RNA sequence: ACGGGAGUAGCUCAAUGGAUAGAGCAGGGGUCUUCGAAACCCAAGGUUGGGGGUUCGAGCCCCUCCUCCCGUGCCA
Numbered sequence: 001a002c003g004g005g006a007g008u009a010g011c012u013c014a015a016u017g018g019a020u021a022g023a024g025c026a027g028g029g030g031u032c033u034u035c036g037a038a039a040c041c042c043a044a045g046g047u048u049g050g051g052g053g054u055u056c057g058a059g060c061c062c063c064u065c066c067u068c069c070c071g072u073g074c075c076a
Base pairs, nucleotide, nucleotide: 001072002071003070004069005068006067007066010025011024012023013022018056028042029041030040031039049065050064051063052062053061
């Protein structure tokens, strides 16, 4: 330098261009218990990596930049 993949909640991951972006775990509250653990219930937690564009509508499509992973190549 080129090609490919990934970036969404604290963590691991979902989500066909169309309802209010969901789940598990962690953390918080509750029931239960002598107290815990386990189990069950409830609530909360998101500028979908940044910016721009297309569209009636973008996490999803296009451009650009950033970070990480894999591969190929160059080296004066």
Model confidence (mean pLDDT): 81 of 100. The RNA shown here (transfer RNA) has 76 nucleotides and comes from Agitococcus sp. The sequence is in RNAcentral, with records from ENA. Its Rfam family is "tRNA".